[in-house]
């Protein structure tokens, strides 16, 4: 230049156009311990809040993380 995949809480990662964030890591409180590790329990995106929130933007639609487009990024693999 081309071609193709992928971009989702702090990471990793599900999710058939219909409650966004399963689950697992961390992390914060808790129970246990003499005191720690393990274990178990609860929290755990933003916002005081009405809301907002899936890379940005624009389209389809009654609804879009999911489908069309354009842009920006990462990785593959051809020239």
């Nucleotide at each position: 230049g081309c071609g193709g995949a992928c971009g989702u809480g702090g990471c990793g990662g599900a999710a058939u156009g219909g409650c966004a964030g399963a689950c697992g890591c961390g992390u914060c409180g808790g129970a246990c311990u003499u005191a720690g590790a393990a274990u178990c329990c609860g929290a755990u995106g933003g916002g005081c809040g009405a809301c907002c929130g899936u890379g940005a933007g624009a389209g389809u639609u009654c609804g879009a993380g999911u489908c069309u487009c354009u842009c920006c990024g990462u990785c593959c693999g051809c020239a």
Predicted 3D model of a 79-nucleotide RNA (transfer RNA) from an uncultured Clostridia bacterium. Its Rfam family is "tRNA". Rfam classes the family as a transfer RNA.